[in-house]
Molecule: transfer RNA
Organism: uncultured Bacillota bacterium
Formats: sequence, C1' cells, structure tokens
RNA sequence: GCCUGUAUGGUGGAAUUGGUAGACGCUCUGGACUCAAAAUCCAGUGUUGGAGACAACGUGUCGGUUCGAGUCCGACUACAGGCA
Repeated sequence: GCCUGUAUGGUGGAAUUGGUAGACGCUCUGGACUCAAAAUCCAGUGUUGGAGACAACGUGUCGGUUCGAGUCCGACUACAGGCA
C1' cells in the first nucleotide's frame, strides 16, 4: 500500500424484509427474607430536562438515499485478520 471483518447502555449480546432501538443475561440501586450474611425472590437500571406525567437526544464519526436507517450508499477513525 491493497483486501476482508468488526464497532449498539456500565458489561456480554439480540434486533427477521428498512417500520416501537436495546430483547435476554451480568453488574449496579432499592426492598423482602435472615440474629447477621450468602443464596433466593420482588421492583428499578442508556443520557439530559422534569416532582411526575412526559419530552428531547442516543447504534464508532461525518454526510447521503428514503415518508422512515442499527440495517442501504460514500468518506473517515479505531481494532482484528489476510496479501504484498
């Protein structure tokens, strides 16, 4: 230098044909149980604003296509692998 793959909450990892982003786990927070703890059970757990209802934003970055993009297209970044 060329080619291929990957990038999604704190973490692992889903998301069918482009149509509610984050299912299902782990962690964490609160509670129940216990003399106390572990285990187990219940509720919650992306960010910001809000008392709340709710609203806005959010899929590596920036653009494009589309009524609609995690998904399609382009450039770039990072990581992994291959070729020279």